[in-house]
RNA sequence: GCAGAUAUAGUUUAGGGGUAAAACAACACCUUGCCAAGGUGUGGUCACGGGUUCGAAUCCCGUUAUCUGCU
Numbered sequence: 001g002c003a004g005a006u007a008u009a010g011u012u013u014a015g016g017g018g019u020a021a022a023a024c025a026a027c028a029c030c031u032u033g034c035c036a037a038g039g040u041g042u043g044g045u046c047a048c049g050g051g052u053u054c055g056a057a058u059c060c061c062g063u064u065a066u067c068u069g070c071u
C1' cells in the first nucleotide's frame, strides 16, 4: 500500500426495516439473629457523519478504531 471481517449496557452476546433484548455485574427492597445463598424490582446501550425510506441498530456511502490475510 491492497483486500476482508468486526464495532449494540460495566463485560459477554442476540436482534437482518416497525416499542432495543438476555446473562453476568451495579443499585434498592424482601428473606436471615449476621454473612453467604435465594427472590422481586430499578437504572444503564446501537463507534461517528451523511444518504435511502412514512419509519434505519438493521440497507447504501464515507470516516475512525481493532483484528486477519497478501505484498
Stems, first nucleotide, its partner, number of pairs: 001070007010024004018054001026042005047063005
The RNA shown here (transfer RNA) has 71 nucleotides and comes from Pleurastrosarcina brevispinosa. RNAcentral holds the sequence, with entries from ENA and MGnify. Its mean pLDDT, the model's own confidence on a scale to 100, is 82.